[in-house]
Molecule: c-di-GMP-I riboswitch aptamer
Organism: Kiritimatiellia bacterium
RNA sequence: AUCUGAUAAGGGUACCCCGGGUGAAAGCCUGGUUCGCAAAGCCGUGAGUCUACGACACCUCAGGGUGUUAUGACCGUCCGGCUGCCAAG
Numbered sequence: 001a002u003c004u005g006a007u008a009a010g011g012g013u014a015c016c017c018c019g020g021g022u023g024a025a026a027g028c029c030u031g032g033u034u035c036g037c038a039a040a041g042c043c044g045u046g047a048g049u050c051u052a053c054g055a056c057a058c059c060u061c062a063g064g065g066u067g068u069u070a071u072g073a074c075c076g077u078c079c080g081g082c083u084g085c086c087a088a089g
Stems, first nucleotide, its partner, number of pairs: 003089001004087002012037002017032006035076001041082004046078002048074003054069006
């Protein structure tokens, strides 16, 4: 330095759920919580999934409803890229 990741050490993070905030929603932020994670750190001009404010189409006397669609969202979805602690092997 690389591979690898142990009944190692020092740490990090924080699922579900609850409270508050925010958003049309998906979701996000924050406090508690601690299921887990050796990258569950960051990233996207790759994929996948979720939502449908708005737009379009149809139905309805109207109110409204249904369908399609990200410009929205998810890195604790996958893939890929970048970076990183330690050292039993």